[in-house]
Context: one part of a larger RNA
């Protein structure tokens, strides 16, 4: 130092995000307890008061003497008297702080094992959907199972989330549900075509489903705008209008939801971004995505209050554990070089190693963390990758489930209904005509006793006029042709349309019954019972279908993202006078159009302008003249163009086929589509001819495999007798990939992951320095006049490097990110103090400028803040750097991981520099630094003791405020200085412990519980727990903190000339500041210049050597080791002592603490025993006793240890 504790004046939250943490409270008994309330609570509400331990009694209940009562003993329980002790009686241990409000969440429950306990699940309570049992729902491929051997008062799913008052409008969207004439449809099947035949067409039939019609909201969900208006204003009940599927009701509310925002008011507080009560154009509240509202409840969140505190001011003592020493075991991270200094410069832009300058003798111990952009993990943020993964959905592509619809399992009757052939029947009404004329054709005739006309009845039809069958009846005619009307002429025959109605054959739909397949129940089985040709089960077909699976989810980019398209082309510029030539550099344009706007041969001249002319008059039209292009030219631009590239007109169709070849795209390698250009051959156009014509004055206008489809092209193959169909191959269109040399493709990860990047972003650095901040120049201007006492517009020129961009240069195999707290130190553009100068300076206060950075620059209320407001204080309450100075110093409130809520956004999965609650901070320090304590070696002998100061350090002092001076200068007054001198106070720095405070686990006491049998006397309960407290240690205490002197700033002078004068200056001399250098302090001969002064010690043998000088012995001054020790001290180290001693201990003495000891005597409320006289028990008092019991502190004493060596 840490870590766990104990205590703490006076202050009481002033700490801080925030009372964290820690203290306060605490049993039990009795008194009394408010708002509210769902009447249960709230409630130990709150707030008070009792409480030991001893004597007697008193009541209840137990039990024992007895069989029972009484009475007595004991036990328990509740209560009364009386005494009597301490600071304290639940005396230790045990053992709620309390209240006032708001947000949420009903409550007890419950979760993320290992960062998140909650406002989140969950939950009774409602509501809504699905299910009648072979059921719905799950689970399985099936079998089977589960719900459940239950049955709608059941089951299962979704939403909400207690009760209580409530629950509004909207069915256009998506859903779901329920209908259905119509429209779409598949497979199959009917018909037709198709040789009579397979494919293959066409038609019909036609289910679900979708289109279509309603319902549905306590299904997803969604619930407007503009403008006018009332006797001051203001507001707008009330009116106009757009629109909607309806336009927010009831409620709420800057809310866990309001951007703007610290909203406006009020409350609380000295100060209140929070917090409470209001207000509401609400960025974006709102009604089971439940809305208000609310008792109780809560290890949820916000605020206030009392209490209580070391959270603070502000420390400070103590105790134990570790750390430190000593002995012993002995890791781990981690290590390019290791011999790793500093400043200032350089460098891939934050250097231990480069460059200058300084500065360093070696070595060790403790101790701190500035530095290695310190270790730990190939960054989790950001991009990138044609890397994953979960997860969504109206991405793509599919598979289960599911719904239909045919076939088959599949049999049998009856009814009805349709469809189709077949037959038979019976109808056909315009006017005209005698009247009911279907049409065409053929007819002059037909029928009739085998029963004509006419009557009767009954059906059937029907244009309501009629017609027509069938029975009676009657008994001979009826009808046509001819004229006539009419488009068409009837009789009767033939054939056809069409409507109709009867049959007969076929499919077909529908209602029904039967059983034997099938299902299923009961049965042990046989066999009943149900259901039944559905159902299930196979198949083949349509529909649905994130229920599940697989895949994808472009590029360019001053990171990405959003935007843009700079992704294909044209044009000018950029471009640097060949060519090429970059940006998300600038200015523009294509993605057509044209059968004439194309070919050609001919003719013309245009814009605009002036004269005339016509005219009532007019830019229109005629005419003349001028007119190089100022016009045209389909459409950007730029080149181009005048008997024309413009415009007219005439023929035409060269906007041809075939093949070659250059350019271009695409400088310099290769390259596709595409574009242009020269040319041959054939065949046309014009034009007399030359000639001109492979569209368009030119330069943009465009597109691949495979696939589908086209040819009035060409060539094979198959079936094949012809025909006629199939198929492919060449060519040559068209159908598109504009992400345009051309995949078949949607989100979203904060649950995420991998692999990579400083190729690329967020933080710091570097660079700019627009913008920031500060200066400067010039002065228009106001300043009553007067630019410059003060302010200074426009312009213009800098400096800084603290805002902000921009820029991506270092760093993604990590330089840890905003505030605080703590601690140093630089800047000076000075806020106090200090010295000057200038005033629109009388004084006081002031404003502006100069010098000055030594010293100060504080406390509070809010927010996470920085910042900023704001209280009250001060001389002042300054700006700024230091990797926006400090996370191996701390915290961790903010942001930024995973839970959750809300508002908006999104369908959704989620998203929000929107809010909101909760949410792991790792390292034993080897180096370097830095502080502090040793050991050595040098310093030409050794040593003790004293010094010098070269150098380095310090702020050791700062500030106020009162008296005097003086009510004086000053001033009309009101007001009011100053040199000087003098106290005090504070703020800092140092030392101390006499005082007064703390502590004081040394020591005394008192006292619970318990244990040692009892007494003493003691152990453990935090020292158990209070009261005290001497040394020590220390603040809240007490002391002490000058003044000068010397160079200087700005500034003020002398004396002086350059310049016969002025001038502080150029040569000399002064004065002058809290700066600076002294003066005080403190380190400091390792100051290599290594000092100096005094002392003391040695120069002695022996050996070798020619000598210097080398070896070995010894003496010695002194030193050290080792004993005993300290108010000295982590180890070392310092100080004392070591028997010629008082150095530690022990004894005794002073002088302190406690607070008066065990014993014994007597007292002691009362009680027991006893006839008394005695005697017992008995908390406790009193003497004895200023007692006992202690002492790190003083002196004294050799009782005991300093012994006896060694270097």
């Nucleotide at each position: 130092c840490u870590c766990a504790g104990g205590c703490u004046a006076g202050g009481g939250a002033a700490c801080u995000c925030g009372g964290c943490a820690a203290a306060u409270u605490a049993g039990c008994c009795c008194c009394a307890u408010a708002a509210c309330u769902u009447c249960g609570g709230a409630a130990u509400a709150a707030g008070g008061g009792g409480u030991g331990c001893c004597u007697a009694c008193u009541g209840c209940a137990g039990u024992a003497g007895u069989a029972a009562a009484a009475c007595u003993g004991c036990u328990g329980u509740a209560g009364u008297a009386g005494g009597u002790c301490g600071c304290a009686g639940u005396g230790a241990c045990c053992a709620g702080g309390g209240g006032g409000a708001u947000c949420u969440g009903a409550c007890u429950u419950u979760u993320u094992a290992a960062u998140a306990a909650a406002a989140a699940a969950a939950u009774a309570g409602g509501u809504c959907c699905c299910c009648g049992c072979a059921a719905g729902c799950c689970c399985g491929u099936a079998a089977g199972g589960g719900u459940g051997u239950g049955u709608a008062c059941g089951g299962g799913g979704g939403c909400u989330a207690a009760a209580u008052c409530c629950u509004g409008g909207c069915c256009a969207c998506u859903g779901g549900c329920g209908g259905u004439c119509g429209g779409u449809u598949a497979a199959a099947c009917u018909c037709g075509g198709g040789u009579c035949c397979a494919a293959c067409c066409g038609a019909g039939c036609g289910a679900a489903g979708c289109c279509c019609c309603g319902c549905u909201g306590a299904a997803g969900g969604c619930c407007g705008g503009g403008g006018g208006u009332a006797a001051c204003u203001c507001u707008g009940a009330c009116c106009c209008u757009c629109u909607c599927a309806a336009g927010g009701u009831a409620g709420c509310c800057a809310a866990a939801u309001g951007c703007c925002u610290u909203g406006c008011c009020g409350g609380g507080c000295a100060a209140g971004u929070u917090c409470c009560g209001g207000c509401g154009u609400g960025c974006a509240u709102g009604a089971a995505u439940g809305g208000a509202u609310c008792a109780a409840c809560g290890u949820g969140a916000u605020c206030c209050c009392c209490a209580c505190u070391g959270u603070c001011c502000c420390a400070g003592c103590c105790u134990g554990g570790g750390g430190c020493c000593c002995c012993a075991u002995g890791a781990a991270c981690g290590c390019c070089c290791a011999g790793a200094g500093u400043g200032g410069g350089u460098u891939c832009a934050c250097a231990g190693a480069c460059c200058c300058g300084c500065a360093u003798c070696c070595u060790c111990c403790u101790a701190c963390a500035c530095c290695g952009a310190g270790a730990g993990a190939a960054g989790a943020c950001c991009c990138c990758g044609u890397a994953g993964a979960g997860c969504u959905u109206c991405a793509c592509u599919g598979c289960a489930g599911c719904c239909u619809g045919g076939c088959g399992c599949u049999g049998g009757u009856u009814c009805u209904c349709g469809g189709g052939c077949g037959u038979c029947u019976a109808c056909a009404c315009g006017u005209a005509g005698a009247g009911u004329a279907g049409g065409u054709g053929g007819g002059a005739g037909a029928c009739g006793u085998c029963g004509a006309a006419g009557c009767u009845a009954u059906c059937c039809u029907u244009u309501u006029g009629g017609g027509g069958a069938u029975a009676g009846u009657g008994g001979a005619g009826u009808c046509g042709a001819a004229a006539g009307u009419g488009a068409a002429a009837c009789a009767c025959c033939a054939c056809c349309u069409g409507u109709g109605g009867a049959u007969g054959c076929u499919c077909g739909a529908g209602a029904a019954c039967c059983u034997u397949a099938c299902u299923u129940c009961c049965g042990a089985a046989a066999g009943g019972g149900a259901g039944a040709a559905c159902a299930a089960c196979g198949u083949c077909a349509g529909g649905u279908g994130g229920g599940c699976a697989g895949u994808u989810c472009g590029g360019c980019u001053g990171g990405g993202g959003c935007g843009g398209c700079a992704c294909u082309c044209c044009c000018g510029c950029g471009a640097a006078a060949a060519g090429a030539u970059a940006a998300c550099a600038c200015g523009g344009g294509a993605g057509c159009c044209c059968a004439a706007a194309g070919g050609u041969c001919g003719g013309c001249u245009c814009a605009g302008g002036c004269g005339g002319u016509a005219c009532a008059g007019g830019a229109c039209g005629c005419c003349g003249c001028c007119g190089u292009a100022g016009a045209g030219u389909g459409c950007a631009a730029g080149g181009g163009c005048a008997a024309a590239a413009g415009u007219c007109g005439g023929c035409c169709u060269g906007a041809c086929a075939a093949g070659u070849c250059c350019c271009u795209u695409c400088a310099a390698a290769g390259c596709a589509c595409g574009g242009g250009g020269a040319c041959u051959u054939g065949g046309c156009g014009c034009g007399a001819a030359a000639g001109c014509g492979c569209g368009g004055c030119c330069u943009a206008g465009c597109g691949a495999a495979c696939g589908c489809u086209c040819a009035u092209g060409c060539c094979c193959c198959c079936a094949c007798g012809u025909g006629u169909g199939g198929g492919g191959g060449c060519u040559g269109g068209g159908c598109a990939u504009g992400u345009c040399a051309g995949a078949a493709a949607a989100g979203u990860u904060a649950c995420c992951u991998c692999g990579g990047g400083g190729a690329u972003a967020a933080c710091a650095g570097g660079g700019u320095c627009g913008u920031c901040g500060c200066g400067g120049g010039c002065g228009a201007g106001a300043g009553c006049u007067c630019c410059c006492a003060u302010c200074g517009a426009c312009c213009c020129c800098g400096c800084g490097g603290u805002u902000u961009g921009c820029u991506u240069c270092a760093u993604c195999g990590a330089u840890g990110u905003c505030g605080g707290c703590u601690c140093u130190u630089c800047c000076c553009a000075c806020c106090c103090u200090g010295g000057g100068g200038g005033u629109g300076c009388a004084g006081c206060u002031g404003c502006c400028c100069c010098c000055a950075a030594g010293g100060g620059u504080a406390g509070g209320g809010c927010u996470g803040c920085c910042c900023g407001c704001c209280c009250g204080u001060u001389a002042a309450a300054g700006g700024g750097g230091a990797a926006c100075g400090u996370g191996a110093g701390c915290u961790g409130g903010g942001u930024u991981u995973a839970g959750a809520c809300c508002g908006u956004c999104g369908c959704g999965a989620g998203a929000c520099a929107g809010g909101u609650c909760g949410g792991a901070c790792u390292c034993u320090a080897a180096g370097g630094g830095u502080a502090g304590g040793a050991g050595g070696u040098g310093u030409a002998g050794g040593g003790u003791g004293c010094u010098u100061g070269a150098g380095g350090g310090a702020a050791a002092g700062g500030u106020a405020c009162c008296c005097c001076a003086a009510g004086u200068a000053c001033g009309a007054g009101a007001g009011g200085a100053a040199c000087g001198g003098g106290g005090u106070a504070u703020c800092g720095g140092g030392g101390c412990c006499u005082c007064u405070a703390g502590u004081c686990u040394a020591c005394c006491g008192g006292u619970u519980g318990u244990c040692c049998g009892g007494u003493c006397g003691g152990g453990c309960a935090c020292u158990g727990c209070c009261g005290g407290g001497c040394a020590g240690c220390c603040a809240c205490g007490c002391c002490c903190u000058a003044a000068g002197g010397g160079a200087u700033a700005a500034u003020c002078g002398c004396u002086g000339a350059a310049a016969g004068c002025a001038u502080c200056u150029a040569a000399g001399c002064g004065a002058g500041a809290a700066u600076c250098c002294u003066c005080u302090c403190c380190c400091g001969a390792a100051a290599c210049g290594a000092g100096g002064c005094a002392c003391c010690c040695u120069u002695g043998c022996g050996g070798g050597g020619a000598a210097a000088c080398c070896c070995g012995c010894g003496a010695g001054a002194g030193c050290c080791c080792u004993c005993c020790u300290c108010u000295a001290u982590a180890a070392c180290a310092g100080g004392g002592g070591g028997u010629u001693g008082a150095u530690g201990g022990g004894g005794u003495g002073g002088g302190g603490a406690u607070g008066u000891g065990c014993u014994c005597u007597c007292c002691g409320a009362g009680g027991g025993c006893g006839a008394a006289a005695g005697u017992c028990c008995g908390a406790g008092g009193a003497g004895u006793u200023u007692a006992g019991u202690c002492c790190g502190c003083c002196a004294c004493u050799c009782c005991c240890a300093a012994u006896a060596g060694g270097g």

A computed fold for a 1207-nucleotide part of an RNA from Candidatus Acidianus copahuensis, annotated as large-subunit ribosomal RNA, half B. Lineage of the source: Archaea > Thermoproteati > Thermoprotei > Sulfolobales > Acidianus. Rfam family: Archaeal large subunit ribosomal RNA. The family has 91 seed sequences and 2,955 matches in Rfam 15.1. Rfam links the family to the GO terms ribosome and structural constituent of ribosome.